[in-house]
Context: one part of a larger RNA
RNA sequence: CUGGGCGUAAAGCGCGCGCAGGCGGCUUUGAAAGUCAGAUGUGAAAGCCUAUGGCUCAACCAUAGAACUGCAUUUGAAACUUUAAAGCUAGAGUCUGGGAGAGGAAGAUGGAAUUAGUUGUGUAGGGGUAAAAUCCGUAGAGAUAACUAGGAAUACCAAAAGCGAAGGCGAUCUUCUGGAACAGUACUGACGCUGAGGCGCGAAAGCGUGGGGAGCAAACAGGAUUAGAUACCCUGGUAGUCCACGCAGUAAACGAUGAAUGUUAGUCGUUGGGUCUCUAGUAGAUUCAGUGAUGCAGCUAACGCAUUAAACAUUCCGCCUGGGGAGUACGGUCGCAAGAUUAAAACUC
Numbered sequence: 001c002u003g004g005g006c007g008u009a010a011a012g013c014g015c016g017c018g019c020a021g022g023c024g025g026c027u028u029u030g031a032a033a034g035u036c037a038g039a040u041g042u043g044a045a046a047g048c049c050u051a052u053g054g055c056u057c058a059a060c061c062a063u064a065g066a067a068c069u070g071c072a073u074u075u076g077a078a079a080c081u082u083u084a085a086a087g088c089u090a091g092a093g094u095c096u097g098g099g100a101g102a103g104g105a106a107g108a109u110g111g112a113a114u115u116a117g118u119u120g121u122g123u124a125g126g127g128g129u130a131a132a133a134u135c136c137g138u139a140g141a142g143a144u145a146a147c148u149a150g151g152a153a154u155a156c157c158a159a160a161a162g163c164g165a166a167g168g169c170g171a172u173c174u175u176c177u178g179g180a181a182c183a184g185u186a187c188u189g190a191c192g193c194u195g196a197g198g199c200g201c202g203a204a205a206g207c208g209u210g211g212g213g214a215g216c217a218a219a220c221a222g223g224a225u226u227a228g229a230u231a232c233c234c235u236g237g238u239a240g241u242c243c244a245c246g247c248a249g250u251a252a253a254c255g256a257u258g259a260a261u262g263u264u265a266g267u268c269g270u271u272g273g274g275u276c277u278c279u280a281g282u283a284g285a286u287u288c289a290g291u292g293a294u295g296c297a298g299c300u301a302a303c304g305c306a307u308u309a310a311a312c313a314u315u316c317c318g319c320c321u322g323g324g325g326a327g328u329a330c331g332g333u334c335g336c337a338a339g340a341u342u343a344a345a346a347c348u349c
Base pairs, nucleotide, nucleotide: 003321004320005319006318007303008302012317014201015200016199017198021194022193023192025088026087027086028085029084030083031082033081034080035077036076037075038074039073040072041071042070049065050064051063052062053061054060091191092188093187094186095184096183097182103177104176105175106174107173108172109171110154115149116148117147118146119145120144121143125136126135162169163168206247207246208245209244210243211242215241216240220236221235222234223233258316259315260314261313262312263311266294267293268292269291270290271289272288273287274286275285276284277283278281298305299304322349323348324347331342332341333340334339
């Protein structure tokens, strides 16, 4: 000496469930596999090392010793790991209680608005732009009023707010259903953490079949702009956006920060639950769980992070190892396809 790292430099799997594996709370007693100590045997010779000696010295050689860090057998020790038995309740779970929530699925219903149609009133413009034009309109538009149709989205409430593992979730009501927090402390008694493979979920776009289609709108067409304008702007407009079922499996899937546990100053907000106090309120204090701001120690290359850590520690998984070539080629797996995933090298700087 026996790597260093992963917020922004390369690097945390998009997220969960979980087999194997790794790791694992407190007490007592036993065993003795790991561990530690002793003994015995073995560990060829040469070599290395030490001492002495021989060639005039040295290299070289000889003699003696040490060493050979190992293995086996055996005798012990029992703190720790392991293992067996017994017990415990602080981890984990169950139960009971009253609450919070855009958590999920299905069904039903409502109002505002856009568009279209019909009818009435009414007349020459409307629309659009920086300015225009394409476009709509005397076959009566636009405006206004009533009615009808249909689809999509749910103003205000709305918040650093809430819920969910993540993606994500926002009108109202009903039914079914998942999870979390708090309080009680009745029950089980370590049942736990992580998790290679595996399985499941997974925005948008996209694909298949069948519906639906108001608005918006890739492609496309036209009008402008321009040197050109395959754009930005305008008028239209099809896939798509919506629904059902199936596929796809990727995102700046981001907190660019894996999960779990414990420890380490505060202050000010806010959400949910509980407790206490009094002057009983639109109150105050406190506690548990979440979610923000600021800030000490500490950390950091700095920015910044800072009890929701990027601090201090432990366990397990994933990943990185100069730039380009390249997340590409080939091969494998998956897919209807688009493609996804796994994943190089030559060469070059």

A computed fold for a 349-nucleotide part of an RNA from an uncultured Campylobacterota bacterium, annotated as small-subunit ribosomal RNA, central domain. The RNAcentral record of the full RNA draws on Greengenes. The prediction has a mean pLDDT of 88. Rfam family: Bacterial small subunit ribosomal RNA.